[in-house]
Small-subunit ribosomal RNA, 3' major domain from an uncultured prokaryote, 477 nucleotides, folded computationally. Model confidence (mean pLDDT): 84 of 100. It matches the Rfam family "Bacterial small subunit ribosomal RNA".

Context: one part of a larger RNA
RNA sequence: UGACGGGGGCCCGCACAAGCGGUGGAGCAUGUGGUUUAAUUCGAUGCAACGCGAAGAACCAUACCAGCCCUUGACAUCCGAAGAAUCUUUAAGAGAUUAGAGAGUGCCUUCGGGAACUUGGAGACAGGUGCUGCAUGGCUGUCGUCAGCUCGUGUCGUGAGAUGUUGGGUUAAGUCCCGCAACGAGCGCAACCCCUAUCCUUGGUUGCCAGCACGUAAUGGUGGGAACUCCAGGGAGACUGCCGGUGAUAAACCGGAGGAAGGUGGGGAUGACGUCAAGUCAUCAUGGCCCUUAUGACCAGGGCUACACACGUGCUACAAUGGGCAGUACAGAGGGGCGCAAUACCGCGAGGUGGAGCCAAUCCCAGAAAACUGCUCGUAGUCCGGAUCGGAGUCUGUAAUUCGACUCCGUGAAGUCGGAAUCGCUAGUAAUCGCGAAUUAGAAUGUCGCGGUGAAUACGUUCCCGGGCCUUGUACA
Numbered sequence: 001u002g003a004c005g006g007g008g009g010c011c012c013g014c015a016c017a018a019g020c021g022g023u024g025g026a027g028c029a030u031g032u033g034g035u036u037u038a039a040u041u042c043g044a045u046g047c048a049a050c051g052c053g054a055a056g057a058a059c060c061a062u063a064c065c066a067g068c069c070c071u072u073g074a075c076a077u078c079c080g081a082a083g084a085a086u087c088u089u090u091a092a093g094a095g096a097u098u099a100g101a102g103a104g105u106g107c108c109u110u111c112g113g114g115a116a117c118u119u120g121g122a123g124a125c126a127g128g129u130g131c132u133g134c135a136u137g138g139c140u141g142u143c144g145u146c147a148g149c150u151c152g153u154g155u156c157g158u159g160a161g162a163u164g165u166u167g168g169g170u171u172a173a174g175u176c177c178c179g180c181a182a183c184g185a186g187c188g189c190a191a192c193c194c195c196u197a198u199c200c201u202u203g204g205u206u207g208c209c210a211g212c213a214c215g216u217a218a219u220g221g222u223g224g225g226a227a228c229u230c231c232a233g234g235g236a237g238a239c240u241g242c243c244g245g246u247g248a249u250a251a252a253c254c255g256g257a258g259g260a261a262g263g264u265g266g267g268g269a270u271g272a273c274g275u276c277a278a279g280u281c282a283u284c285a286u287g288g289c290c291c292u293u294a295u296g297a298c299c300a301g302g303g304c305u306a307c308a309c310a311c312g313u314g315c316u317a318c319a320a321u322g323g324g325c326a327g328u329a330c331a332g333a334g335g336g337g338c339g340c341a342a343u344a345c346c347g348c349g350a351g352g353u354g355g356a357g358c359c360a361a362u363c364c365c366a367g368a369a370a371a372c373u374g375c376u377c378g379u380a381g382u383c384c385g386g387a388u389c390g391g392a393g394u395c396u397g398u399a400a401u402u403c404g405a406c407u408c409c410g411u412g413a414a415g416u417c418g419g420a421a422u423c424g425c426u427a428g429u430a431a432u433c434g435c436g437a438a439u440u441a442g443a444a445u446g447u448c449g450c451g452g453u454g455a456a457u458a459c460g461u462u463c464c465c466g467g468g469c470c471u472u473g474u475a476c477a
Base pairs, nucleotide, nucleotide: 001477002476003474004473005472007471008470009469010468011467012466013465015461016460019425020424021423022422023421026316027315028314029313030312031311032310033309034307035306042053043052064302065301067299070296073125077124078123079121081119082118083117086103087102088101089100090099091098092097107114108113127291128290130289131288132287136285137284138280139279140278141276143274148187149186150185151184152183153182154163155162156161167178168177169176193268194267195266196265198236199235200234201233202232203231204230208225209224212223213222214221239262242256243255244254245253246252318418322377323376324375325374326373327372334365335364336363339358340357344353345352346351384415389410390409391408392407393406394405395404431453432452433451434450435449436448437447
């Protein structure tokens, strides 16, 4: 000087407390451990691994396994030889591949040849998702959006170092004020950036429709309008600016006015010096080591989907604030040409036929759902719950057996609110309800977004956890 303390003081955080809803019990989905296996490819392992890499394993992807098969190689450059390229087709084979048959003679040319491509040859070499993240770059997680981390000059100390950065107040903040052997400065904080909340202005189609007409079963459907909504450009607005009080006449805090918004208005992006030899050699790049008729390459099949068990994360429930049936209302944000697909018809349905319109403020996906109104069920393993299994189908795709999703009929398991323990959340939040998108056909209870309905509680900082500053002790560095 740090680090540590079941030392002290001050302060903060959904850290506790106060509340609301969960997990832990059940069934299923998914990931992991373990076990099994020819293989169940590899990585991630307290917080900070475990719906993680994977924004999507039938083939492919694929790296794994058994088998078939190749050796200058699937891919790149160089040398010389032949043939234009390319297309069609026969046989064998699971295919890779092997053996043939036919069509075709292009472009440039100094007529030597050349460019591109294909085939076989020799060797330099290719290739490796092989090892080492403890050799590395790059990227990332975490402490933590915590308020810290440092430097120049000066001063003090023999020196390591100290001071500044400590102190009194204050703040979300090393934020600001005052004081002070310090005076300044840098990286952080804040602001500048984006979205959102109010208003003004400009513009008015594909969006809008108040007033005036026309028309319809109905609809901004038509003329028209530029008010309103909205869209997207520009601007205004919030700054402790004003008032009162407290404070040290400061910084600031408390209350108030005005205001759409008040003290950082709400949200996002933004992550200092560093820590964990944290993670990644399997995104990529890369040193070293290793393989080279194989640890490289091709193929078809299997596996990654196994299953006495254990754990994590979720979904659905156990019901009446509910289930069922009928009627009826209101979103936002997205996507659409290898596409989204309306009206109509067929099917109980998944879906099919067909194809208007739309490269989209125009058309489509698209019916929002919870809510509301009426009827029914009456506390029961039930008109709750839907696992499992049987049968029949639909769709995608060369192909759903291992191993897809969905529909219909039947079946109708566990489950009556969950031990010890444990998680999230402070407001348009939790809870609850549906909608959309990305992901090479198909394949979400995951992920990322979007809106609808919409709470309770916070006395307080003694305690648990993490963190910041000062101080103290130390046989620690």